[in-house]
RNA sequence: GCGGGCCGUCGCAACUGGCGUUGUCAGGUGGAUCACCACCGGGGAGCGACGGCGCAGCCUCCGCCGCACGCCUGGGCACCGUAC
Numbered sequence: 001g002c003g004g005g006c007c008g009u010c011g012c013a014a015c016u017g018g019c020g021u022u023g024u025c026a027g028g029u030g031g032a033u034c035a036c037c038a039c040c041g042g043g044g045a046g047c048g049a050c051g052g053c054g055c056a057g058c059c060u061c062c063g064c065c066g067c068a069c070g071c072c073u074g075g076g077c078a079c080c081g082u083a084c
Stems, first nucleotide, its partner, number of pairs: 004055001005053008015043002017072005027040005063077003
């Protein structure tokens, strides 16, 4: 010095469903070929840039993202491998 990493700021951002229960009412409106669509509200993994740091506790586990919980449905992201 570079790369990775940690923190902060800004931006982008997929996915945001159905049923039941509880509740201080746990999304709202409209539509549908019915676990989806549109808008609004509220979440949001991850990605990028910039700045700082000079690796930012320990242990355990092994994935992460939308609900108070449960049962489901369908996706996305990170990581690893292969092919083009």
A computed fold for an 84-nucleotide RNA from a Solirubrobacteraceae bacterium, annotated as ZMP/ZTP riboswitch aptamer (pfl RNA motif).
Rfam family: ZMP/ZTP riboswitch aptamer (pfl RNA motif). The literature on the family includes a 2015 paper in Nat Struct Mol Biol by Jones and Ferre-D'Amare, "Recognition of the bacterial alarmone ZMP through long-distance association of two RNA subdomains". Rfam links the family to the GO terms one-carbon metabolic process and regulation of purine nucleotide biosynthetic process.
The prediction has a mean pLDDT of 76.